[in-house]
Molecule: Fluoride riboswitch aptamer (crcB RNA motif)
Organism: Solirubrobacterales bacterium
RNA sequence: CAUCAAAGCGGCGAUGGAGUUCGCCGUGGCGUGUUCGCCGAAUCGCCUGCUGGCUAAUGGCUCCUGUUGCAAG
Numbered sequence: 001c002a003u004c005a006a007a008g009c010g011g012c013g014a015u016g017g018a019g020u021u022c023g024c025c026g027u028g029g030c031g032u033g034u035u036c037g038c039c040g041a042a043u044c045g046c047c048u049g050c051u052g053g054c055u056a057a058u059g060g061c062u063c064c065u066g067u068u069g070c071a072a073g
Stems, first nucleotide, its partner, number of pairs: 008027006016064006028039004045054003
């Protein structure tokens, strides 16, 4: 210096927040005034007669908040 792996860290998983867990991506480049800026990945729902329709605040689980329906007081 290069490659691979692990750990750690950061980010993402179709509408908010938190905890936990699973999966995925990154762990690099450039500029510079280097506690900064830019680029890059994961990611950004489905059907359709093209104009309409459908599920859902979760990736999973739990809780909170918002919204909707029903019932009781």